[in-house]
The part of an RNA shown here (small-subunit ribosomal RNA, 3' major domain) has 466 nucleotides and comes from an uncultured soil bacterium. Rfam family: Bacterial small subunit ribosomal RNA. Gene Ontology terms of the family: ribosome and structural constituent of ribosome.
Context: one part of a larger RNA
RNA sequence: UGACGGGGGCCCGCACAAGCAGCGGAGCGUGUUGCUUAAUUCGAUGCAACGCGAAGAACCUUACCUGGGUUUGACAUGUCCGGAAAAGCUCUAGAGAUAGGGUGUCCUUAGGGGCCGGACACAGGUGGUGCAUGGCUGUCGUCAGCUCGUGUCGUGAGAUGUUGGGUUAAGUCCCGCAACGAGCGCAACCCUUAUCCUGUGUUGCCAGCAUUAAGUUGGGGACUCGCAGGAGACUGCCGGGGUCAACUCGGAGGAAGGUGGGGAUGACGUCAAGUCAUCAUGCCCCUUAUGCCCAGGGCUGCAAACACGCUACAAUGGCCGGUACAGAGGGCUGCAAUCCCGCGAGGGUGAGCGAAUCCCACAAAGCCGGUCUCAGUUCGGAUUGGAGUCUGCAACUCGACUCCAUGAAGCCGGAGUUGCUAGUAAUCCCGGAUCAGCACGCCGGGGUGAAUACGUUCCCGGGCCU
Numbered sequence: 001u002g003a004c005g006g007g008g009g010c011c012c013g014c015a016c017a018a019g020c021a022g023c024g025g026a027g028c029g030u031g032u033u034g035c036u037u038a039a040u041u042c043g044a045u046g047c048a049a050c051g052c053g054a055a056g057a058a059c060c061u062u063a064c065c066u067g068g069g070u071u072u073g074a075c076a077u078g079u080c081c082g083g084a085a086a087a088g089c090u091c092u093a094g095a096g097a098u099a100g101g102g103u104g105u106c107c108u109u110a111g112g113g114g115c116c117g118g119a120c121a122c123a124g125g126u127g128g129u130g131c132a133u134g135g136c137u138g139u140c141g142u143c144a145g146c147u148c149g150u151g152u153c154g155u156g157a158g159a160u161g162u163u164g165g166g167u168u169a170a171g172u173c174c175c176g177c178a179a180c181g182a183g184c185g186c187a188a189c190c191c192u193u194a195u196c197c198u199g200u201g202u203u204g205c206c207a208g209c210a211u212u213a214a215g216u217u218g219g220g221g222a223c224u225c226g227c228a229g230g231a232g233a234c235u236g237c238c239g240g241g242g243u244c245a246a247c248u249c250g251g252a253g254g255a256a257g258g259u260g261g262g263g264a265u266g267a268c269g270u271c272a273a274g275u276c277a278u279c280a281u282g283c284c285c286c287u288u289a290u291g292c293c294c295a296g297g298g299c300u301g302c303a304a305a306c307a308c309g310c311u312a313c314a315a316u317g318g319c320c321g322g323u324a325c326a327g328a329g330g331g332c333u334g335c336a337a338u339c340c341c342g343c344g345a346g347g348g349u350g351a352g353c354g355a356a357u358c359c360c361a362c363a364a365a366g367c368c369g370g371u372c373u374c375a376g377u378u379c380g381g382a383u384u385g386g387a388g389u390c391u392g393c394a395a396c397u398c399g400a401c402u403c404c405a406u407g408a409a410g411c412c413g414g415a416g417u418u419g420c421u422a423g424u425a426a427u428c429c430c431g432g433a434u435c436a437g438c439a440c441g442c443c444g445g446g447g448u449g450a451a452u453a454c455g456u457u458c459c460c461g462g463g464c465c466u
Base pairs, nucleotide, nucleotide: 007466008465009464010463011462012461013460015456016455019420020419021418022417023416026311027310028309029308030307031306032305033304034302035301042053043052064297065296066295067294068293069292070291073122077121078120079119080118081117082116083115088103089102090101091100092099093098106113107112124286125285127284128283129282133280134279135275136274137273138271140269145184146183147182148181149180150179151160152159153158164175165174166173190263191262192261193260195231196230197229198228199227200226201225205220206219209218210217234257237251238250239249240248241247313413317372318371319370320369321368322367323366329360330359331358334353335352339348340347341346379410384405385404386403387402388401389400390399426448427447428446429445430444431443432442
């Protein structure tokens, strides 16, 4: 000077408390450990690994294993020598890679280019080291801190400033002070949402006027909405408190009030934190193999343990019929209406649409009516048998979905533990990325819509002073 203390003072945070819904028990899904295996590729490991890299492992991917092949190589550049086109199509052998046969034939400035074979430099490596590194990222933490110049003090390390009195979400601001200033952070500037105005109306909208089955058409720009530009919130105004301060409490007006809500934004640094498997890269290692090609298998194995989810255990419910209301997205190798076939997944047909026009696309919970009457049930749907659909060269290992049958555990979960303070939790659907196919995950969107916060003693994390 720091760090630490079951030292002290002050102060924050869903940290506790007050509440609501969960997890921990069941079945299933996914990840991990362990075990197994020819291989179950590798990495991530307290918080900050474990629905994590992976926004999608049947082949491919793929890095692993077994077997078959290959050696200037699947790929790049250069030099020398030789040769004929190569690709494509097709036949034979083969699991294929590959090998053999047939067919097929380029441009040119006439040097050659492109192609094949040979030789040599070299290529190649998801091999090692994240404790040699760059870059990127997590974390403390959106916590309010971290520093510098000059001056002053101290022999010096260093101190001061940054402490103190108030105040704030904030080292935010005010006052004081041997300090005076400044920088990186805070805040603001950016995006979005909430109100209004102006301009503009197509594919959007429809109040009034015609018209129609229908904003369908004429028409209209009022309204909704889209786009563009502006206004608006600043403790500006009033009152109380306060050091005639910063600020704070109450009020008015206002769509919005004291940072309005949400996002983006992460200081100096910490953890030799993570990543050599995104990429880049030093050094080391392999070079007829640790490189490359191929087929099949594996990454999906299952006694067990953990993590995160989904579905339930029912009557605030299940089932049946009727009926209402979104937002945000995606679409040409695409989204697909209509009609027909099928109980259904789906099939046939193919209008329209590169889309405020057409399509995906019926939102669901809700509301109305009926039924079930407390039961392992008309709850629950695992598991298994059978029959199918679709994608794809191919669903045996190992896809999703449909129908019929089957109908397991489960009666609200021990110790313990998680999230959330408002359009939040809870609950209900919808869309998208990845993607041939595959979503209970992830990323977004809207619908319905609570309870509670006395308080800071205690648990956890953090800030300032001592």